[in-house]
Context: one part of a larger RNA
RNA sequence: GAUUGAACGCUGGCGGCAUGCUUAACACAUGCAAGUCGAACGGCAGCGCGGGGAGCUUGCUCCCUGGCGGCGAGUGGCGGACGGGGGAGUAACGCGUAGGAAUCUACCCAGUAGUGGGGGAUAACCCGAGGAAACUCGGGCUAAUACCGCAUACAUCCCACGGGAAAAAGAGGGCCUCUGUUUCAUUGCUCUCGCUAUUGGAGGAGCCUGCGUCGGAUUAGCUUGUUGGUAGGGUAACGGCCUACCAAGGCGACGAUCCGUAGCUGGUCUGAGAGGACGAUCAGCCACACUGGGACUGAGACACGGCCCAGACUCCUACGGGGGGCAGCAGGUGGGAAUAUUGGACAAUGGGCGCAAGCCUGAUCCAGCCAUGCCGCGUGUGUGAUGAAGGCCUUCGGGUUGUAAAGCACUUUCAGGGGCGAAGAAAAGCACCCGGUCAAUACCUGGGUGUCUUGACGUUAACUCCAGAAGAAGCACCGGCUAACUCCGUGCCAGCAGCCGCGGUAAUACGGAGGGUGCGAACGUUAAUC
Numbered sequence: 001g002a003u004u005g006a007a008c009g010c011u012g013g014c015g016g017c018a019u020g021c022u023u024a025a026c027a028c029a030u031g032c033a034a035g036u037c038g039a040a041c042g043g044c045a046g047c048g049c050g051g052g053g054a055g056c057u058u059g060c061u062c063c064c065u066g067g068c069g070g071c072g073a074g075u076g077g078c079g080g081a082c083g084g085g086g087g088a089g090u091a092a093c094g095c096g097u098a099g100g101a102a103u104c105u106a107c108c109c110a111g112u113a114g115u116g117g118g119g120g121a122u123a124a125c126c127c128g129a130g131g132a133a134a135c136u137c138g139g140g141c142u143a144a145u146a147c148c149g150c151a152u153a154c155a156u157c158c159c160a161c162g163g164g165a166a167a168a169a170g171a172g173g174g175c176c177u178c179u180g181u182u183u184c185a186u187u188g189c190u191c192u193c194g195c196u197a198u199u200g201g202a203g204g205a206g207c208c209u210g211c212g213u214c215g216g217a218u219u220a221g222c223u224u225g226u227u228g229g230u231a232g233g234g235u236a237a238c239g240g241c242c243u244a245c246c247a248a249g250g251c252g253a254c255g256a257u258c259c260g261u262a263g264c265u266g267g268u269c270u271g272a273g274a275g276g277a278c279g280a281u282c283a284g285c286c287a288c289a290c291u292g293g294g295a296c297u298g299a300g301a302c303a304c305g306g307c308c309c310a311g312a313c314u315c316c317u318a319c320g321g322g323g324g325g326c327a328g329c330a331g332g333u334g335g336g337a338a339u340a341u342u343g344g345a346c347a348a349u350g351g352g353c354g355c356a357a358g359c360c361u362g363a364u365c366c367a368g369c370c371a372u373g374c375c376g377c378g379u380g381u382g383u384g385a386u387g388a389a390g391g392c393c394u395u396c397g398g399g400u401u402g403u404a405a406a407g408c409a410c411u412u413u414c415a416g417g418g419g420c421g422a423a424g425a426a427a428a429g430c431a432c433c434c435g436g437u438c439a440a441u442a443c444c445u446g447g448g449u450g451u452c453u454u455g456a457c458g459u460u461a462a463c464u465c466c467a468g469a470a471g472a473a474g475c476a477c478c479g480g481c482u483a484a485c486u487c488c489g490u491g492c493c494a495g496c497a498g499c500c501g502c503g504g505u506a507a508u509a510c511g512g513a514g515g516g517u518g519c520g521a522a523c524g525u526u527a528a529u530c
Stems, first nucleotide, its partner, number of pairs: 001530004006526004013377006020369001021335001028331001030330003035078003040075002043071002047069002049066008085288001087286001094213007103205003108201008116150001118148002125140006157163002170193006179185001214260003221251003226248008263285004267278004290311005313324004341367001343366003349363001350361004380410004390401004414471001416466004424457001429451008474519005479500003485514005495502002
């Protein structure tokens, strides 16, 4: 000099854009942060609607009834493995980079084939029982895209002209061309979505290897599933991954082992560069989710807001037994020099579910707080010499503050008050037209046109009008380094100080004043890096 996720002191007008617990991975009150689908299913608690009845206060209450709109609870599906958090652990194939072969992959895309025929249950519900509660148990009824057989089998497997094992589910819309019973559509046709098997792709995931990746030798030897082989098991997959047997190997001064420290990277800061230091925000990867262990489900987890066991802590209890996990967003305690609101909205972007409408979304978008940082703007402009008064200095003549003020003439950025007012909004829905499909002018669907709306921010940005210089300047320094000097007070005292050093009676170095210098909504100090 540059820089910072800074803090402290003093001061403080506005705006834009960013950032904001670096400490206790300490323990947490409260609310919210993951649901959704009735176009899978049986149903009907509540609300609305329809029908009937009763009471009356004549439009309200109660009862019964219909699953019509919808829908609590339940079965079932998909999603809760993403998104969000903090960095404890980890010196490691963890990360970075370059490669590899022995693998898996829900949803999505493209292709091929199929979707035949049966069965038994079970929640909800009803009845009963236990318990303080959490919840649990028994009996009975019932449905499915829940569950289980049979048939068929491309690919797959084996002892391969042969043989073995293994699949599925329906739902919704429309129609009368065919079928059926002329009409009814559970049966027919057709369309859409789904389901099963399988091939390929895309994206994702697992595994292996070369090289690189902090300090300590006051850590020199380390290792028995250890190193390799054979056989078997296991896995989606290779492999001592695991087991049995056999051999006795493997690593190490090119630093093994041990100890300490640490998430890694793109990058950030500095520097002419080489390098050094760092790894906040943003992005990629990893590991973690009260501590330790374990598996279940699933395409995917050994799972932050799932389960089980143990432990510590904490809460409830009728003492028998139960509940909990903010390193999600806010917020409170504690720690600390120190770090914000228990805010708004799903309008946009994105995600989950759904045919869709839509619902959910503390992701996200916004707003609030803080000079924490960067950037921009303002606190007026011109004129004005009796060089006013006052202050300070003085050689007492004067000098300086100083065009500074006052005065005169203007302007109105920003703040204040009033008005006007974009963009962020494209969709979805509805109507019509043209195509596709089809028996079909139905349905469904692609494109187009029109229409109707959808904004948290928001009293938005921008523009415009009004009034009036009106509301807006400080901080540090002035001995040398280093830009800037005099007076008074003090008298090795009080004090200053980054280094050299000042102060013991004329201190440009202490304290005050006048003046000056530097920066300016900041200026200094401390800490830290180069």